[in-house]
RNA sequence: CGCUCAUCCAGAGGGGUGGAGGGACCGGCCCUGCGAAGCCCCGGCAACCAUCCCGGCUCAAUGCGCUCGUGAAAACCGCGAGGCGGCCGGGGCAGGUGCCAACUCCGGCCUGGGGCCAGAUCGGUCGCCAGGAAAGAUGAGAG
Numbered sequence: 001c002g003c004u005c006a007u008c009c010a011g012a013g014g015g016g017u018g019g020a021g022g023g024a025c026c027g028g029c030c031c032u033g034c035g036a037a038g039c040c041c042c043g044g045c046a047a048c049c050a051u052c053c054c055g056g057c058u059c060a061a062u063g064c065g066c067u068c069g070u071g072a073a074a075a076c077c078g079c080g081a082g083g084c085g086g087c088c089g090g091g092g093c094a095g096g097u098g099c100c101a102a103c104u105c106c107g108g109c110c111u112g113g114g115g116c117c118a119g120a121u122c123g124g125u126c127g128c129c130a131g132g133a134a135a136g137a138u139g140a141g142a143g
Stems, first nucleotide, its partner, number of pairs: 001143001003141006013042005021031003025108004043100003048096002051092008063084002066082006104135001109132005114126004
C1' cells in the first nucleotide's frame, strides 16, 4: 500500500505545553482565544485479538504418526464411542491494539414509501420515513 472478514444508535476527560484551527473528502451544520490541531503526563471506556473458566454442538467431506472398544484382528483395514481440535453462547482478566463532543455529527449513490410541484404522459423536488450500497474508521487475517 491495496485485499478479505467482523463491527460502527452503547460507553469514557482532566492537567501541562502550544497558539489557530478542528470535525477524513464535498455540501450542510457544529466545536474552538471561556484556547483548535499536534506533543507530553495522569485518568477512564470498551472488549476486536491474546489468555483463563463454564455450557452446548460437532469431530465431517482431506485435521491428529491421538485413545478406547469391536471384528479371526499384534499391525494394516472396517465399524462404533471418545479426546485434542473446530464452531456457537456465557463469564473472568486487562497482556497487544483502539477509543474518550454531536449515531461514522447529518447528507452525498440506489430502491421503496410520503409530502409538494407539474400534469396528457415521461417527470421534477424535499431540514420527511425506511432499507441497501459507497466512502471512512477500528480490529483480525493473509500478502
Background: The RNA shown here (SAM riboswitch aptamer (S box leader)) has 143 nucleotides. Its mean pLDDT, the model's own confidence on a scale to 100, is 82. The sequence was found by an Rfam model in a public genome assembly.